[in-house]
RNA sequence: GCCCGCUUAGCUCAGUUGGUAGAGCACACCCUUCACACGGGUGGGGUCAGAAGUUCGAGUCUUCUAGCGGGCA
Numbered sequence: 001g002c003c004c005g006c007u008u009a010g011c012u013c014a015g016u017u018g019g020u021a022g023a024g025c026a027c028a029c030c031c032u033u034c035a036c037a038c039g040g041g042u043g044g045g046g047u048c049a050g051a052a053g054u055u056c057g058a059g060u061c062u063u064c065u066a067g068c069g070g071g072c073a
Stems, first nucleotide, its partner, number of pairs: 001072007010025004019056001027043005049065005
């Protein structure tokens, strides 16, 4: 230098054919306990890496940029 993959909640990851963003763990509160842990319930937390384009509508499609990983030279 060229090519491929990945980037979504604090962490690990889903997200189907483009149609109102989810799970587990963690966190806060409640129930339970003399208390803690375990268990059960409720809740908060995201501008989906950044920008632009296509579209009535983009996490999803296209282009560019950045970061990480891999391959070729």